[in-house]
Order: sequence, then structure tokens, then C1' cells
RNA sequence: UGAGACCUCUUGAUGGUCGCGGCCGCACCUGGCACGUCCAGGGUGGCUGAGGAACUUCCGGGCUCCGCAGAGCACGAUGGCGGAUAACGUCCGCCCAGGGUGACCUGAGAGCAAGCGCAACAGAGAACAGACCGCCCGGCUUUGGCUGGGUAAGGGUGAAACGGCGGUGUAAGAGACCACCGGGCCGCUGGCAACAGUAGGCCGCUGGCAAGCCUCAUCGGGAGCAAGGCCAAGCAGAAGGCACGUCGGUACUUUCGGGCUUCGACACGGGCUGCUCGCCCGGCCUUCGGGUAGGCCGCUGGAGCCUGGCGGCAACGUCAGGUCGAGAUGGAUGGCCAUCCGCGUGGCGACACGCGACAGAACCCGGGGUAUACGAGGUCUCACUUC
Repeated sequence: UGAGACCUCUUGAUGGUCGCGGCCGCACCUGGCACGUCCAGGGUGGCUGAGGAACUUCCGGGCUCCGCAGAGCACGAUGGCGGAUAACGUCCGCCCAGGGUGACCUGAGAGCAAGCGCAACAGAGAACAGACCGCCCGGCUUUGGCUGGGUAAGGGUGAAACGGCGGUGUAAGAGACCACCGGGCCGCUGGCAACAGUAGGCCGCUGGCAAGCCUCAUCGGGAGCAAGGCCAAGCAGAAGGCACGUCGGUACUUUCGGGCUUCGACACGGGCUGCUCGCCCGGCCUUCGGGUAGGCCGCUGGAGCCUGGCGGCAACGUCAGGUCGAGAUGGAUGGCCAUCCGCGUGGCGACACGCGACAGAACCCGGGGUAUACGAGGUCUCACUUC
């Protein structure tokens, strides 16, 4: 210098102006009553007001309500080992396998000698198999071949063909036997462990898939802030008190005087319309339970954030100091202007024009995943060049 790998950070700045949500004041205006250091609305002053992902809702936890003696089945999730943590399917470190020259990346990475199942295409044959070509032996023969058997050493197919290679052996062959290499089991050594190594002993050596059923181990009760709790108009209901006409029927009760329930007609009062007809309704007060509208709480100070020390390879833990950073409920966080900043284009230049993403809280945290314009920092690798 070029090409990369990994870990982090930022998410334009300042001011003005017009608006909006929240909190704290002032007591200027209006309204209300229980007249107060009151309440509501307006006005006015100050402070404050989205994110690294607030997105997704894929995991885990807090919190809330419901359920629950204990155990098992079923269902779901997870799956190398050790650690971190409130917890996790997350993170850190390590092991193994695969990829990369390398920094590094990827992996649901337990068990197929418990059982069952599956394997496209090609190929003769796909699991304790298989004879297409070839090789060997026999029979026939018109000497081209045909046919019966043996053979997994050679060829061919395939992702995969029952360890590799050399020799002995044989008609040709074959772990049938032997040496070496590889593999498995036991032992030993190192490591907390996964696992690694092996100079010892034994075994001729009996594939793959469990994000197929399944087995083993571990974990999991359900629903979610529209959780849940409190206050509580109006209407309807219940109880009590006061007021209240007539007639007829009716249920219950009675001390036979009556009490009380309910229905109908008329009368009375009110409404539909000023009147007639017609239709509809039936007084007032107090208290009570549940509870609708509505309001309040939950609601944001918390596994919080910042800085530094200490422990740890790290995730993280701990101590000290500092700090408070939205809380809406049809849901605020916006618009415009000016100057500067970054980038792009044009221009010798002054400068001009354009662009500044992804996306937006809704109970709160810890992660994963995904989106993202212009940028910034650090560590490391490879190649080349120079000293």
C1' cells in the first nucleotide's frame, strides 16, 4: 500500500418562532359549592418530553389474578463439557467435527450392538447384500460363441458398495492367514469435565439417517396491565317512611273488624299537539348491595444509569462516589426559519443545488432475530514493497 477477519461507538449541532403531552409555580379571569391555604376550566412563568433498534413478539424473568396434597401419563421445549445469571433456547471459555493459506467462521454436537422405519436418480446389486463387464473351472460347439458353477482382487454406477496396501495362498480368489497402517474395547497417563495421548493387553473389524418414529436426561400449571384493585352518576332492583280516589274480579292470611298481593274499568295528574278523540306513563324522600358510563390507582427509582478501584482469560461479580432520564389513554414528542456540520454533484475559486437513513414509547427488565443513510475507533491476518 492492497485485500480481509473480529470487537465496539455515533444516530448531526446551536439558536429563534408557532403548536402539543406531563410536572411544578403565580393567583390575573370565568364558573361551582360543602365558602376553603377548596375544586374545575382558561391565562401566564419555568422545567421536561422516543430508540439503538422503541420494530418483531421468538425465548427468559419480575409483577398480577386464577388453579394446585403427592406421584405418574400425555404434550411442548432443550441436548458436547465447564462456567455466568433472577432466569433463558442467551452469553463467556474450552473440546470435537467441517470450511478457510490465515485472522476467523459454521454446527439441535446425547443415544441407531433397545425396537421399528427410510434411502430419489443411477446401478446387476443399498444391509449380515450383490455376478453387468472381467477372471477361473466344467460341458457343448458350426471355433463366432452358448451354458452351469466359482470369484468381490480389477472395471463400471452412486452421496454411500461391507477397512487400506503389500505378501502367503489358490484353478481364480477371499482377514482364509501374515506384516505395516487405520479402527474398536479394556487398562494406563493428563484434564473438574467434554476430550486428548498411548510404548501395554485383547478383537480380523458387524455402514448412513433420530430438525424419521422412538429411547434417555433436564426443564415447563394457565392467562396476561384490556393483568388486577379502588371510587362511583343515571336506569333497573331491594328495604323503610310519608302521601294516596271509586267499583269489580283474584292469590294468601285473619282474633271475621280487617290486612295485603295482583288485574281490569272509570276518575285524577302528566306527556304526545292549542282543542276533541285516541295512545302512553303513574307520587315524594331516605338507605342498601352489586355495578354501567366516567374517574383514580397499578405507572415508572429500577436485576437502573455514569465514573473509578478490586476479583476473573472472559461472560460477569463486588465496593466507593455521583446521578434521576417520557408516562399518554383515541393516545403528545411536530412544522417553519437562520447559522454551522457531514456527504454527493457542478465550478479554478468564492459558492450554488441536493441529500441526512431505518423506524417511533404504551407495565417493566434480560437476551435473540431483523431493518438501517453518512461515518468513527481499536485489535488481528494474508500478500507485496521499502528501510
RNAcentral holds the sequence, with entries from ENA. This is a predicted structure of a 387-nucleotide RNA (Bacterial RNase P class A) from Bifidobacterium sp. ESL0764. Its Rfam family is "Bacterial RNase P class A". The family's RNA type in Rfam is ribozyme. The coordinates come from a structure-prediction model, not an experiment, and the mean pLDDT is 77.